[in-house]
RNA sequence: CUCGUCAGAACACCGAAUCCAUGGCGGCUCCCUACCGUCAUGGAGCGGGGGACCCGUUUUUUUGGGGUGAACGCGCCGUGGAGGCGCCAGGGCGAUCUUUCCGCCCGAACCCGUCAGCUAACCCCGUAGGUGUGGAAAGAGGACAG
Numbered sequence: 001c002u003c004g005u006c007a008g009a010a011c012a013c014c015g016a017a018u019c020c021a022u023g024g025c026g027g028c029u030c031c032c033u034a035c036c037g038u039c040a041u042g043g044a045g046c047g048g049g050g051g052a053c054c055c056g057u058u059u060u061u062u063u064g065g066g067g068u069g070a071a072c073g074c075g076c077c078g079u080g081g082a083g084g085c086g087c088c089a090g091g092g093c094g095a096u097c098u099u100u101c102c103g104c105c106c107g108a109a110c111c112c113g114u115c116a117g118c119u120a121a122c123c124c125c126g127u128a129g130g131u132g133u134g135g136a137a138a139g140a141g142g143a144c145a146g
Stems, first nucleotide, its partner, number of pairs: 011132004018044010045127006055117001064115001065112004073087005090106005096140006
């Protein structure tokens, strides 16, 4: 100097998945408050679903239908299968923002339960989980220092 691994904190990424208040419990303390963690409740914000007139659809009938999501599809292999490979619609990242080039990735999974077009009022639900990128140019904007 470079690469890799582990731990903590900070920062950052995918995603709606963040913030605040109150109370209980625990930690710290001689004790209380404060602080930290956790659970419960409520709220704000963000996200999703259902649901009129009007409008739209004439399209459902087990060939069921529908929802969240970028994740919709095609070809080949496998023996029909499980699964595998390749491609693609589409999506994400490269640390102010936008665009372009270049590079690296994803292109899943789950749910409702015979039922739902849009949809004001109204009603209901979620607020998880998983990770560690930092190349260049142009324009815009801004901060700090002198």
Predicted 3D model of a 146-nucleotide RNA (c-di-AMP riboswitch aptamer (ydaO/yuaA leader)) from a bacterium. Its mean pLDDT, the model's own confidence on a scale to 100, is 82. It matches the Rfam family "c-di-AMP riboswitch aptamer (ydaO/yuaA leader)". From the family's description: This family represents a conserved RNA structure found upstream of the ydaO and yuaA genes in Bacillus subtilis and related genes in other bacteria.